[in-house]
Predicted 3D model of a 350-nucleotide part of an RNA (small-subunit ribosomal RNA, central domain) from an uncultured bacterium.
Context: one part of a larger RNA
RNA sequence: CUGGGCGUAAAGCGUGCGCAGGCGGUUUGUUAAGCGAGAUGCGAAAGCCCUGGGCUCAACCUAGGAAUCGCAUUUCGAACUGACCAACUAGAGUCUUGUAGAGGGGGGUAGAAUUCCAGGUGUAGCGGUGAAAUGCGUAGAGAUCUGGAGGAAUACCGGUGGCGAAGGCGGCCCCCCUGACAAAGACUGACGCUGAGGCGCGAAAGCAUGGGGAGCAAACAGGAUUAGAUACCCUGGUAGUCCACGCCGUAAACGAUGAGUGCUAAGUGUUAGGGGGUUUCCGCCCCUUAGUGCUGCAGCUAACGCAUUAAGCACUCCGCCUGGGGAGUACGACCGCAAGGUUGAAACUC
Numbered sequence: 001c002u003g004g005g006c007g008u009a010a011a012g013c014g015u016g017c018g019c020a021g022g023c024g025g026u027u028u029g030u031u032a033a034g035c036g037a038g039a040u041g042c043g044a045a046a047g048c049c050c051u052g053g054g055c056u057c058a059a060c061c062u063a064g065g066a067a068u069c070g071c072a073u074u075u076c077g078a079a080c081u082g083a084c085c086a087a088c089u090a091g092a093g094u095c096u097u098g099u100a101g102a103g104g105g106g107g108g109u110a111g112a113a114u115u116c117c118a119g120g121u122g123u124a125g126c127g128g129u130g131a132a133a134u135g136c137g138u139a140g141a142g143a144u145c146u147g148g149a150g151g152a153a154u155a156c157c158g159g160u161g162g163c164g165a166a167g168g169c170g171g172c173c174c175c176c177c178u179g180a181c182a183a184a185g186a187c188u189g190a191c192g193c194u195g196a197g198g199c200g201c202g203a204a205a206g207c208a209u210g211g212g213g214a215g216c217a218a219a220c221a222g223g224a225u226u227a228g229a230u231a232c233c234c235u236g237g238u239a240g241u242c243c244a245c246g247c248c249g250u251a252a253a254c255g256a257u258g259a260g261u262g263c264u265a266a267g268u269g270u271u272a273g274g275g276g277g278u279u280u281c282c283g284c285c286c287c288u289u290a291g292u293g294c295u296g297c298a299g300c301u302a303a304c305g306c307a308u309u310a311a312g313c314a315c316u317c318c319g320c321c322u323g324g325g326g327a328g329u330a331c332g333a334c335c336g337c338a339a340g341g342u343u344g345a346a347a348c349u350c
Stems, first nucleotide, its partner, number of pairs: 004321003007304002012318001014201004021194003025088003029084003033081002035077009049065006091191001092188005097182003103177007110154001115149007125136002162169002206247002209244003215241002220236004258317006266295013299306002323350003332343004
């Protein structure tokens, strides 16, 4: 490199947008670059291959032919690909009317609870554990009632429910912004798919500056446990967790399953719509679109399992894999304030 692969064996970039590139719907016409057919020329000789000939055979030598792959010129063809012109509407998009939603950003507000503060009642314990102790408490704790402060999170509803590209998103109200879906039409007329680089978003932890700090809680301290106990358990407790602005750019970032399109048995649940039947209505039944679950046939799979939400059957484009360790290390480069990240070897060894 080819072949073969990527749910779990090595392998899908965390995720989107998108330049180049690759690929691209239906129909007519033109063209003839790709493509196909013919002709001509060139590609030295030798060699290889075939048929003869010469050394007694052979190696070797020699004559003729064939073959190879390619290039150029030229003639013809026009199905397919390309190019150009014109047209179309099944892809894609726009508009109208609706629907659901923890989709994003900002502002406001509510109640429960924890903690703390002040006051009242009240007295000897409270707390914690396997059992204890550290700890708190006669300077009046814990309990209980009233008032106040402050921060963080929103019980029930809540659901293999919903929304979002992913990360993720959950009290209520208002403002701003975006996406999806349904039903009919009308319009544009291939405007599409993918996407190396590039650009954006990206949990938690961490970093920087300034706030904030109730609860929780790395580090740390003490008490236990233990042979020891730098742990598990307990009492405390600082960063942090929260907010603003800016970094970081990683995760078992998982469905361990890239994106798009088409096709391929059934059954059942659910979310948001639409249509029809029946019914006074509620409801029930049937069909259908988009999503989301379960079971399951064909098919696939090493098996497990997947199975119209494919891991089935095909096509297009991208990413990635190539024995284990060394190692996601070293070196270099780029990025970062740092922590570190991205790219990413070899010796050696089994």
The coordinates come from a structure-prediction model, not an experiment, and the mean pLDDT is 88.